[in-house]
C1' cells in the first nucleotide's frame, strides 16, 4: 500500500428496509428490612462522522474516521 472484518446508552450487546431502537448491567428515586444484602417498582441514558438510494435506513452503496486482522 492492498483486502477481509468491526463501530449502537459508562459497559456487554439485540435488531432480515416499517418498532415509541429492545434487553442486561450500571446510577437515581420508592418500597420492602431493625440497618444492610438480595428482590419488586419506577425514571436516566444509545445509532461514530458527511453523503447518496428509497415513500421509510441501525440495516444497502460511497467517502471519511477510529479498532481489529490478512497480506507483501
Nucleotide at each position: 500500500g492492498u483486502c477481509c472484518u468491526c463501530g449502537u446508552a459508562g459497559u456487554u450487546u439485540a435488531a432480515u428496509g416499517g418498532a415509541u431502537a429492545g434487553a442486561a448491567u450500571g446510577c437515581g428515586g420508592c418500597c420492602c428490612u431493625g440497618c444492610g444484602a438480595a428482590g419488586g417498582c419506577u425514571g436516566c441514558g444509545a445509532u461514530c462522522c458527511a453523503g447518496g438510494u428509497u415513500c421509510g435506513a441501525u440495516u444497502c452503496c460511497u467517502g471519511g474516521c477510529g479498532a481489529g486482522g490478512a497480506u507483501a

Source information
A computed fold for a 72-nucleotide RNA from a Patescibacteria group bacterium, annotated as transfer RNA. Its Rfam family is "tRNA". Rfam classes the family as a transfer RNA. Rfam's curators write: Transfer RNA (tRNA) molecules are approximately 80 nucleotides in length. NCBI's taxonomy places the organism under Bacteria, Bacteria candidate phyla.